[in-house]
Molecule: small-subunit ribosomal RNA
Organism: metagenome
């Protein structure tokens, strides 16, 4: 510090995931020690039992028993001492307001930082002054005694105090009024002063005996010490208060009547509306009151580079809270966790009458949960409460225990060991790899076990839970001690083997459909390690909320439709002033702990200590004085006013005009018009259309008219008028910053739409017709109302666009065009140069993802506004505002996907475009589609009808030929090392020849027969037995392959390398201009070359020349027989096959750019690649073929191999391809005659001869082929006959007789005779082939073959038509446009409907919950009032019984109020038939809206 993932592929934009770190965690699998932390995050849910707050006899009165001693003796009772002033109750004091618990309320002075208290209070503690006297009445406990089940409670009688009470006194303290200094920032404060006034107490204990008293000693006294009362000061605590900071919703905008303030009163420790009463009308809010929701703050923790962001366990500070709700007592402090009263819930007791309780102290149970400990020891330490003290108390706390919950260190051994064992994987069988790893073989002792020892923790004693703990020393013995995740990419690690889109994985991409490195096992590997993995969560990455540090042209999210303008925000020069911002220094604070640095102490480290720095804040002095701001003054350049000009569909009334449409009224005039791709509907003989003339309405302005003008924006056009806004231009003058933007606020505002009342010609949603379609609720047509028009008012939106906010300054030009002006010139107009304002193209820097923008910025700044934040749900929904209504404006959320997206790029494609070409069209020929047969194929049959092949590119194709064989199918019969190959053992020449059984394989028998090589061991071929490794599969994938083939297509195209452009795909070259059959040349040019293809070079054809003449030919010459190159002889010639020449636009002309080339022309056998073959680029179709061959991998081994017979492959209603033959007279038939090429042949073709009508037989010459042979060439010619007809056409089809081949012709050959004589009389919609020796048409050969082609190959005879042209079909090529397509239009996709499933919204209603406001009701409880009941202390009086006062005390009344009722609202939630839309879902239904002009942009 990145990466993965939207694409064929690129750059952007954006989401989404991942890799880091952490945790109070929890879950899986593991688990050896130890140290140090850490442990209910949910039920503030409910609790059994124990313990968590007591102490003090030196405050007081009272005061036991057990036990033990003694004594008396009735021998089990009494007495006395001890126990002991001892326990346990009691008054009293102090403490219990701390420790310790949890976060439920709280969005607020709660809290956190700095202030104030001039508005306060503070027990114990220090500190300092003074004082502590004279009295007095009660009471608990105790004792009697009642009542109650019980908690517990009365009555009567006793009694003490450091309990209470009453008097004095008062240094100080205090109230009130005055005086005085002195501080000051206040209303005030401090300090002296004077008058009147109010207000205290308590003793205990220990020692002594100098002085008094009694006189053993003691008390009075003195001293110690501690308590106490006043005051002062402080320290510690607390309390109020003020500035700052500190969460989310505005879909929460208006709140408040004690509210805000004064005044008087009250109340507090104290300010204060904190209470009351009168009076005022006030307070608070967009810098967010109110209200709602969610949180205890904070030091600090995680994370981050920081800034931030999240987060508030443990440890520290502060607040709340203590079963819910309210209240006061006590006290110094509480409205009090283990008190009190009261009301509620809930749990236990009860004798039913009545009680009692509150673990959010520590343990601990129960529930809840994914989840969280022991009912432990001990006060040794440290700290607390009480005591004078000892000393008690103390779940505070110090230890122990549980849990890998974290963190931190330690071991699970070290060294050597290669036959690189076995073993296990994996193999290309050669080996590799677990691997020095193991064993062996030599050591060591950490941890854990044993034994012995044994602290420190405690500063003088006394005291050690932890603990026989750490630790030391010693024994023994490699022994007790390794897992987890993962291993397709990100991400370090690879293989077999199971499975087969099953099962199953997945953080994202994405993985499994028979070869899975992604699934599950294994080996191996890789990371971490007593932990490893998941799984939640924060932070990082995310610059993905952007302060640091983003964005709004391109529907990448994002500029409000426009303006006018309130707050706000920014804001021109100069001078001078304050100093609030700022900066500088300085003090005070920022608590400890942590964080960071040093050092140190536990063996180290995790943990501790020590000391430093740090806390970026905050408050205060002091200073500086340039910026910003404040306050005064000045300027003129922003800005704005006066003046003088002109342009202009700017607005608003008001009038007027002419043209066209309609419609009406007259005339002409006749049968149509009209519309449309083509029609209809519809108009017209009641006279349309067309024309004329004449009238009426009502809208709207041709031409001028222009990327011309004007306006803020929407938006403004025919003329005149009359009122008005604004802009630009000139030249001066004058105010003097008056500005700029602008949340909220107002105003305008296209079209359509609403509302009233008018107008209505044209055009025209809806609605009707009529086309059109498969439908056509559309697109065309004929109608046609709202509606478009006026006025007045709503409406408030638009692709309202320049998809660009306003302002304001700077940043190259170049050219146009509107306004105004100036220079120069001219007689004037023009030209021409220049200024301001506007309005367009063009274009450099520069910006940008690219496209493009560029003084009209999307550039470089600066201010100020709006807005964005992944897609889709959804511009929805609910709530509120507006609106007559449509309906706007604000505006989500659950669910769901990992992309949606922007500009570019390459292809591909288009019912875009433009150029070209081709038997593509067009022109002609002859064909197929019909018949009948023949082949294939689909269908169906069948036991099988083998398999393959499926648009063109399957269908006479694999098949150059299934009667067995072929054969792979199917039915029987057989057979297992096999029909083949290789090893191994053993035997046996090989071989043939009979015989049985049998359909054959086969099986069983019996005979012949002794071979070849040898170095004498053998050995090579063969046969037959035996076992095994193995053979064997035309079984499967052709979508695991190779290798051939097919098509585009014989199209002219693919491509590279350097350069050079682009941020990249990529592009240039290969595009243009011309030409070509051609990416063939040729110019031009950021390109230069150069490959594969195109041509050429090969072969056959076409002329010649040479060579060379046999089996070829014969001109001459001879011979021969007239039948023939037959034969001598020749090789001229045809000709055979070899070598050679020829053609190259090479010559002449025009045309063209002087090129390339083209058109014509000579000459030539041939003329513009001369014909025609072979050749098939880079690729495309997962194209065909595992049945031709090879080959992975899967099955299959008495069978899916292998052998035989026998049957299918030849089936037949049908339906398609290819073809063959006809339909006839350009013929058919008879008969006679003429001309080929090219093959083929010894298991062959076979002359001649003969037999047969014929297929053919039988004989056999010849021929291994330029020699012999098939071999008859047909058509053609020439003569005859048919005479238009189902024929003398056509020959299927059936009977009959054959003939060949073949082991065999039935299923299932072909051909002959002979007889029969269907169908069909030129073919429907469509459709195929061919441009020259071609089509058509004629026969000939051949290969396969034993027989068996109408096919296929080749081969010649004969031998045309017709191309005007490229507009259309269809295929290609190449430029260049669109594109939502890249599986590339057979593509993409959008909507209803039907199905499941899932969230959500209304919903009559229904059931919580929180609260408002009215009333009603009022526990305990302060405070008030009253107090006639009671009633010690004081005080008057008395007859000493008591009487009255004062002051309590019950009560009762009143204010006020919890809990509660009753009515009414609101906000929130749960369910709710039903209902709406939305979302997802491998293959459901209709359509075809969208992308190409997407077939109506």
């Nucleotide at each position: 510090a990145g990466a993965g993932u939207u694409u064929g592929a690129u750059c952007c934009u954006g989401g989404c995931u991942c890799a880091g770190a952490a945790c109070g965690a929890a879950c899986g699998c593991u688990u050896g020690c130890g140290g140090c932390g850490u442990g209910c995050c949910u039920a503030a849910c409910a609790c059994a039992u124990g313990c968590a707050a007591g102490u003090c006899g030196a405050a007081c009165g009272a005061g036991a028993a057990a036990g033990c001693c003694c004594u008396g003796c009735u021998u089990g009772c009494a007495g006395g001492g001890u126990g002991a002033g001892u326990a346990a109750a009691g008054u009293g004091g102090c403490g219990a307001a701390c420790g310790g618990g949890u976060g439920a309320g709280u969005g607020a002075c709660a809290c956190g930082u700095g202030g104030g208290u001039a508005a306060u209070c503070u027990g114990c503690c220090u500190u300092a002054g003074g004082g502590a006297c004279a009295g007095g009445g009660a009471u608990a406990a105790c004792a009697c005694u009642c009542c109650g089940a019980a908690a517990g409670g009365g009555g009567u009688g006793c009694u003490a105090a450091u309990a209470c009470c009453u008097g004095a006194u008062a240094c100080g303290a205090u109230a009130a009024a005055g005086u005085c200094u002195u501080c000051a920032u206040a209303u005030g404060g401090a300090g002296a002063u004077u008058u009147u006034g109010u207000g205290a107490a308590a003793g205990g204990u220990g020692a002594c005996c100098u002085c008094u008293u009694c006189u053993u000693g003691a008390a009075a006294g003195u001293c110690g010490c501690u308590g106490c009362c006043c005051u002062u000061a402080g320290a510690u605590g607390a309390g109020c208060u003020c500035g700052c900071g500190u969460a989310c919703c505005a879909u929460u905008a208006g709140c408040u009547u004690g509210u805000u303030g004064g005044u008087g009163g009250g109340g507090u420790a104290a300010u204060g509306g904190c209470c009351u009463a009168c009076c005022a009308a006030g307070g608070c809010u967009a810098a967010g009151a109110u209200g709602g929701u969610u949180a205890g703050c904070u030091g600090g923790u995680c994370u981050g580079a920081g800034a931030g962001g999240a987060u508030g366990a443990u440890c520290a500070g502060c607040c709340a809270c203590a079963c819910u709700g309210g209240a006061a007592c006590u006290g110094a402090g509480a409205c009090a966790c283990g008190g009190u009263c009261c009301a509620g819930a809930c749990u236990c007791c009860u004798a039913c009458g009545g009680g009692a309780g509150g673990c959010a102290g520590c343990a601990g149970u129960g529930g809840g949960g994914a989840a969280u400990a022991u009912u432990g020891c001990g006060c040794a330490a440290u700290g607390g409460g009480g005591g004078a003290a000892a000393c008690c108390c103390u779940g505070a706390c110090g230890c122990a225990g549980c849990a890998a919950c974290g963190c931190c260190g330690c071991g699970u051994g070290a060294g050597u060991g290669a036959u690189g064992a076995a073993g296990g994987c994996c193999c290309u069988u050669g080996g590799g790899u677990c691997g020095u790893a193991a064993a062996g073989c030599u050591c060591u002792g950490u941890c854990a076990g044993g034994u012995g020892g044994g602290a420190a923790g405690a500063g003088a004693a006394c005291g050690g839970a932890c603990g026989g703990u750490a630790c030391c020393a010693c024994c023994a013995a490699a022994g007790g001690a390794a897992g987890c995740a993962c291993c397709g990419g990100c991400u370090a690690a690879c293989u077999c083997c199971g499975u087969g889109c099953c099962a199953g994985c997945a953080g994202c991409c994405g993985c499994g459909g028979u070869a899975a490195u992604a699934c599950g096992g294994a080996g191996g590997g890789u990371g971490c390690a007593a932990g490893c993995g998941u799984u939640g969560u924060u932070c990082g990455g995310a610059a993905u909320u952007a302060c640091u540090g983003g964005g709004c042209g391109u529907a990448a999210a994002a500029g409000u439709g426009c303006g006018u303008g309130u707050a706000g925000g920014c804001g021109g020069u100069c001078u001078a002033u304050u100093a609030a911002g700022u900066c500088a220094g300085g003090u005070g604070u920022g608590a400890a702990a942590g964080c960071c640095c040093u050092c140190g102490g536990c063996u180290c480290a995790a943990c501790c200590a020590a000391g430093g720095a740090a806390c970026u804040g905050c408050a205060u002095c002091u200073g500086a004085a340039a910026c910003u701001a404040u306050u005064a003054g000045a300027c003129u350049u922003g800005a704005g006013u006066a003046c003088g000009g002109g342009a202009g569909a700017g607005g608003a009334g008001a009038g007027u005009g002419g043209a066209a449409u309609u419609c009406c009224c007259g005339g002409u005039g006749u049968a149509g018009a009209g519309g449309u791709g083509a029609a209809a509907u519809u108009c017209g003989u009641a006279g349309a259309u067309a024309u004329c003339g004449g009238g009426a309405a009502g809208a709207a302005c041709a031409u001028c008219g222009g990327u011309g003008g004007c306006g803020a924006a929407g938006g403004c056009g025919g003329c005149u008028c009359u009122c008005u806004g604004g802009a630009c231009c000139g030249a001066u003058a004058c105010u003097g910053a008056c500005g700029c933007u602008g949340a909220g606020a107002c105003g305008c505002g296209a079209a359509a739409g609403c509302g009233u009342g008018g107008g209505g010609a044209g055009c025209a949603a809806a609605c009707a017709g009529g086309a059109u379609u498969a439908g056509a609720u559309a697109c065309c047509c004929u109608g046609g109302u709202a509606g478009u028009c006026c006025a007045c008012g709503c409406c408030g939106u638009a692709a309202a666009c320049g998809a660009u906010g306003g302002g304001c300054a700077c940043u190259a030009g170049g050219u146009g065009u509107a306004g105004a002006g100036g220079g120069u010139a001219u007689u004037g107009a023009c030209c021409c140069c220049u200024u301001c304002u506007g309005u367009g193209c063009c274009g450099c820097a520069g910006c940008u993802a690219a496209c493009g923008c560029a003084u009209u910025a999307a550039g470089u700044g600066c201010c100020c506004c709006g807005c964005c934040u992944g897609g889709g749900a959804a511009g929805u929904a609910c709530g509120g505002c507006c609106g007559c209504a449509a309906g706007g404006c604000u505006a989500a959320a659950a669910c769901u996907c990992a992309a949606a997206g922007g500009a570019a790029u390459u292809g591909a494609c288009g019912g875009g475009g433009g150029c070209c070409c081709g038997c593509a069209c067009a022109a002609g020929c002859g064909g197929u589609g019909g018949a009948g047969c023949a082949u294939g194929u689909g269908g169906u049959u069948u036991a099988a009808u083998u398999c393959g092949a499926c648009g063109c590119a399957a269908c006479g194709c694999g098949c150059a030929g299934a009667a067995c064989c072929u054969u792979a199918c199917c039915u029987g019969g057989g057979u297992u090392u096999g029909a083949c190959a290789u090893c191994u053992g053993g035997g046996g020449a090989a071989u043939c020849u009979c015989c049985u059984g049998g359909a054959a394989a086969c099986a069983g028998g019996a005979g012949a027969g002794u071979g070849c090589c040898u170095u004498c061991g053998g050995g090579a071929g063969c046969c037959c037995c035996a076992a095994g490794a193995c053979a064997g599969g035309u079984g499967c994938u052709g979508c695991a392959u190779g290798g051939c083939u097919g098509u585009c297509g014989u199209c002219a195209g693919c491509u590279c390398g350097u350069g050079u452009c682009g941020u990249g795909g990529g592009a240039u070259g290969u595009u243009g201009g011309g030409u070509u059959a051609a990416g063939c040349c040729c110019c031009g040019c950021a390109a230069c070359g150069a490959g594969c293809g195109c041509a050429a070079c090969c072969c056959c054809u076409g002329c010649c020349u040479u060579u060379a003449g046999u089996u070829g030919c014969u001109a001459g010459c001879a011979g021969g027989u007239c039948a023939a190159g037959c034969u001598g002889a020749g090789c001229a010639c045809u000709c055979u096959a070899g070598a050679g020449g020829a053609a190259c636009u090479g010559c002449c002309g025009g045309u063209g750019u002087u090129a390339a080339a083209c058109c014509g022309g000579a000459g030539g056998a041939a003329g513009g690649u001369g014909g025609g073959g072979a050749u098939g680029a880079c690729g495309u179709c997962a194209a065909g073929u595992c049945c031709u061959c090879a080959u992975g991998g899967c099955c299959u081994u008495u069978a899916u191999g292998c052998c035989c017979a026998g049957g299918g492959c030849u089936a037949c209603a049908c339906a398609c391809g290819u073809g063959c033959u006809a339909c006839a007279a350009u013929g058919g038939u008879c008969g006679g005659u003429a001309c080929a090429a090219a093959g083929g042949g010894u298991u062959g073709c076979c002359a001649a001869u003969u037999c047969g009508c014929g297929a053919g037989g039988a004989u056999g010459c010849g021929c291994u082929a330029a020699u012999c042979c098939c071999a008859a060439a047909a058509a053609g010619c020439c003569g005859g006959c048919c005479u238009a007809a189902g024929u003398u056409c056509g020959g299927a089809u059936u009977g009959g007789a054959g003939u060949c081949u073949g082991c065999a012709a039935u299923u299932c050959g072909a051909c002959u005779c002979c007889a029969u004589g269907a169908a069909g009389c030129c073919g429907g919609a469509a459709u195929c082939g061919c441009u020259a020796g071609u089509a058509a048409u004629c026969g000939u050969a051949g290969a396969u073959c034993a027989g068996a082609a109408c096919g296929c190959u080749a081969c010649g005879g004969u031998g045309a038509a017709u191309a005007c042209g490229u507009u259309c079909c269809c295929g290609g090529g190449c430029c260049u446009u669109g594109u939502a397509c890249a599986c590339a239009c057979c593509g993409c996709c959008c909507g209803u409907c039907a199905c499941a499933c899932c969230a959500c919204g209304a919903a009559a209603g229904u059931u919580g919950a929180u609260u408002g406001u009215a009333c009603u009701a009022g526990a305990a409880g302060u405070c008030g009032u009253u107090g006639a009941g009671c009633c010690a202390a004081c005080c008057u009086u008395u007859u000493c019984g008591g009487a009255g006062g004062a002051a309590g005390c019950a009560a009762a009344c009143g204010c006020c109020c919890a809990c509660g009722g009753u009515a009414u609202g609101a906000u929130u939630g749960g369910c709710g038939a039903u209902u709406g839309g939305g979302g997802u879902g491998a293959a459901g239904u209709c359509g075809u809206a969208a992308c190409a002009a997407g077939g109506u942009a």